Notes
Model confidence (mean pLDDT): 77 of 100. This is a predicted structure of a 97-nucleotide RNA (THF (Tetrahydrofolate) riboswitch aptamer) from a bovine gut metagenome. RNAcentral holds the sequence, with entries from MGnify.

């Protein structure tokens, strides 16, 4: 020089436990703080928590007479499997040639 591996974490499915259905969460605008981003260093306008704010905004149903059961439902949560994709980028490193 040329190919490559490898984090954190996301996305989609299945099946489990929950929570909401008396509306919380989600999602989504904006502000602000903090954090983490391949074995090592830098590290963003990018991701992510959380605090404040703003706009929108939902599926009940049947038994039953209770804060209960079933069977729904929610871009809900979470734990397991199983597949995709995965350091913004930048230098070095590591494997094979």
């Nucleotide at each position: 020089g040329c190919a490559g591996a490898g984090u954190a974490g996301a996305g989609u499915a299945u099946c489990g436990g929950g929570c909401g259905u008396a509306a919380a969460g989600u999602g989504u605008c904006g502000u602000g703080u903090g954090a983490a981003c391949g074995g090592g260093g830098a590290g963003u306008u990018g991701u992510c928590a959380c605090g404040c704010g703003g706009a929108c905004g939902a599926a009940a149903a049947g038994c039953u007479u209770u804060u209960g059961c079933u069977u729904g439902c929610g871009g809900u949560u979470u734990g397991a499997u199983a597949u995709u994709c995965g350091c913004a980028u930048c230098c070095c490193g590591c494997u094979g040639c």